[in-house]
RNA sequence: GCAUGACAAUGGCAAACCCGGCGAAAGCCGGGGACGCAAAGCCGAUCGGGCCUAACCUCCCCGAAACAGGGGGCAUGGCGACGGGUUGCCAAG
Numbered sequence: 001g002c003a004u005g006a007c008a009a010u011g012g013c014a015a016a017c018c019c020g021g022c023g024a025a026a027g028c029c030g031g032g033g034a035c036g037c038a039a040a041g042c043c044g045a046u047c048g049g050g051c052c053u054a055a056c057c058u059c060c061c062c063g064a065a066a067c068a069g070g071g072g073g074c075a076u077g078g079c080g081a082c083g084g085g086u087u088g089c090c091a092a093g
Stems, first nucleotide, its partner, number of pairs: 004091002012037002017032006041086003049082001050079003057073005
């Protein structure tokens, strides 16, 4: 240095759920809370798979009509605790 990851050490992060807020939603922020995590650090059209939502828009249905209601489509909306990329602490063997 690379690989690897322990009944090691310093620490770190924080699922579900609850409260408050933002958002059409997915989801996000703050506080509480710990299921767990050796990257559960960072990267979301700007590297590119996968997944989620569908406001606007568009098509259809209903109907006298509607900017109402229902259904289909659509991401430059979202997810990094899905894979992936990238950076990094310590050190038994």
Molecule: c-di-GMP-I riboswitch aptamer
Organism: Bacillota bacterium